[in-house]
RNA sequence: GAAGUUCGCCAGGCAACCGCUGAGCACGAAAGUGCUGGGAGGAAAGUCCGGGCUCCACAGGGCAGGAUGCCGGCUAACGGCCGGGCGCUAUAAGUCGGAAGACGCAAGUCGGACGAUGAAGGCGACGGAAAGUGCAACAGAAACAUACCGCCUAAGUCCGCAAGGACCGGCAAGGGUGAAAUCGUGCGGUAAGAGCGCACGGUCGUACUGGCGACAGUUACGACGGGCAAACCCCAUCCGGAGCAAGGCCAAAUAGGGGAGCAUAGUCGCGGCCCGCGUCGCUCCCGGGUAGGCUGCUAGAGGCCAUUGGCAACAAUGGUCCCAGAGGAAUGGUUGCCCACGACAGAACCCGGCUUAUCGGCGGACUUCCCAC
Numbered sequence: 001g002a003a004g005u006u007c008g009c010c011a012g013g014c015a016a017c018c019g020c021u022g023a024g025c026a027c028g029a030a031a032g033u034g035c036u037g038g039g040a041g042g043a044a045a046g047u048c049c050g051g052g053c054u055c056c057a058c059a060g061g062g063c064a065g066g067a068u069g070c071c072g073g074c075u076a077a078c079g080g081c082c083g084g085g086c087g088c089u090a091u092a093a094g095u096c097g098g099a100a101g102a103c104g105c106a107a108g109u110c111g112g113a114c115g116a117u118g119a120a121g122g123c124g125a126c127g128g129a130a131a132g133u134g135c136a137a138c139a140g141a142a143a144c145a146u147a148c149c150g151c152c153u154a155a156g157u158c159c160g161c162a163a164g165g166a167c168c169g170g171c172a173a174g175g176g177u178g179a180a181a182u183c184g185u186g187c188g189g190u191a192a193g194a195g196c197g198c199a200c201g202g203u204c205g206u207a208c209u210g211g212c213g214a215c216a217g218u219u220a221c222g223a224c225g226g227g228c229a230a231a232c233c234c235c236a237u238c239c240g241g242a243g244c245a246a247g248g249c250c251a252a253a254u255a256g257g258g259g260a261g262c263a264u265a266g267u268c269g270c271g272g273c274c275c276g277c278g279u280c281g282c283u284c285c286c287g288g289g290u291a292g293g294c295u296g297c298u299a300g301a302g303g304c305c306a307u308u309g310g311c312a313a314c315a316a317u318g319g320u321c322c323c324a325g326a327g328g329a330a331u332g333g334u335u336g337c338c339c340a341c342g343a344c345a346g347a348a349c350c351c352g353g354c355u356u357a358u359c360g361g362c363g364g365a366c367u368u369c370c371c372a373c
């Protein structure tokens, strides 16, 4: 310098004027006014995971149900993140080959469709199919034990003088079907065949070696059992429920409840009458609760900087900063200048993630190739 990949950051800027909101201060009896400084996002979104907080429930254990699922680490926690393992998988430039075609008398030169190669990367519900059950359209004889075509006739039985034939059978090598046919290829072997034997390769188990581990290696021994768990199931780990309209505090009017007193004059009920009891009346107190108000509410698993530890996610220590808190719900408008002409989008208890939407811009890292020193 060319090409690709990946991670992080920013999200029009400046100024003036007019508003809105809430904080502090001052003035004011109050309403309010003035000054100072604050006022949306990387996703505030979807509400898909995880936690804090709050109330309710709860001795302990189990069943049921749900979620997660390679290993190690990080974290308050996670289905997240970081690092690693295993499997699958590209492609750019470049390199190699090279069709058509062009030029040429020719040798040949150019040309490059296309193919191969080619990293960093990308993707993975990635525990168990050697516990059991189940499933597999169509095709096919058979999809867990199966003979359709085909191959064989050694052994046994029968017929035949014999060649040979029939029976009893054997065979998964070849054909054919299929997404898939029961380790692959080759040699031996055999009647024909077959891991039946051998060589190389593959898978699994045990042992050994390396690694914390997933896993890898290789030698030895043994085995060769088809797929699907995003079917039931088995194994391991985790999980109580509801949510800020959670919850807490203050608390009218009206109605109703409880208590004390007054009146004991009266109404009504019980009763034949009296006493008595209850009820209605007046005054005061108490508690629940509605409207309404206050709170929860934003200083936090907080931001920034530095140092230290760690590959990293992250953690520790020190310094520094305060950065929306409304509640029918503020965060806006106008004008001017500049440029690369401005996307998606608007907090409602708070955080950590994931996912989705997004005009553009900036920076770092990694990888392959070329050139120079």
Stems, first nucleotide, its partner, number of pairs: 001369010012338007020039002023036005041344001045355002048353005053243004065239005070084005085126001086124004094117004101110003127234002132232002134228002148175002150171003156167004183201006202224006208217003247295004257286006266280001268278003302321008339342001
Predicted 3D model of a 373-nucleotide RNA (Bacterial RNase P class A) from a Rhodocyclales bacterium. The model forms 94% of the base pairs in the Rfam consensus. The source organism's lineage runs through Bacteria, Pseudomonadati, Pseudomonadota, Betaproteobacteria and Rhodocyclales. It matches the Rfam family "Bacterial RNase P class A". Rfam links the family to the GO terms tRNA processing, dimeric ribonuclease P complex and ribonuclease P activity.